A computed fold for a 75-nucleotide RNA from an Anaerolineae bacterium, annotated as transfer RNA.

[in-house]
RNA sequence: GCCCCUAUCGUCUAGAGGCCUAGGACGAAGCCCUCUCAAGGCUUAGACCGGGGUUCGAAUCCCCGUAGGGGCACC
Numbered sequence: 001g002c003c004c005c006u007a008u009c010g011u012c013u014a015g016a017g018g019c020c021u022a023g024g025a026c027g028a029a030g031c032c033c034u035c036u037c038a039a040g041g042c043u044u045a046g047a048c049c050g051g052g053g054u055u056c057g058a059a060u061c062c063c064c065g066u067a068g069g070g071g072c073a074c075c
Stems, first nucleotide, its partner, number of pairs: 001072007010026004018056001028044005049065005
């Protein structure tokens, strides 16, 4: 330098154009329970990498970036 893949709550992930003001698990906070702790129950907060485009409608499709990973090449 060229090609391919990936990017969603703190972490791991679901999602495949309308049912998504985005769901789950773990973790966090609060409450209940308990003499206390753990366990258990209830509740709450928390995310679509950035920009543009297509579309009536985009987390989802396209383009350009950014970051990460992989392959090839590089007198």

Taxonomically the source falls in Anaerolineae (Bacteria, Bacillati, Chloroflexota). Its Rfam family is "tRNA".